[in-house]
């Protein structure tokens, strides 16, 4: 130096170009309990940056970042 693949809540991990970004752990709150756990019920919490296509972009293209794997 080329090619190729991935980057979404604290973690894991979905999302036919029109979703309120969804689920599971964990985390708050409240319930349950004599108290803890455990079970219930409600919240809070992400698209890696930047430009293009497009009425609309996590989603499609190009660039960077950042890991990953092959070849030389």
């Nucleotide at each position: 130096g080329c090619c190729c693949c991935c980057a979404u809540c604290g973690u894991c991990u979905a999302a036919c170009g029109g979703u309120c970004a969804g689920g599971a752990c964990g985390c708050c709150a409240c319930u349950c309990u004599u108290u803890c756990a455990a079970g219930g019920u409600g919240g809070a919490a992400a698209c890696g940056g930047g430009a293009g296509u497009u009425c609309g972009a996590c989603u499609c293209u190009c660039c960077c970042u950042g890991g990953g794997g092959g070849c030389g």
Background
The prediction has a mean pLDDT of 83. Transfer RNA from a bacterium, 72 nucleotides, folded computationally. The RNAcentral record of the sequence draws on ENA.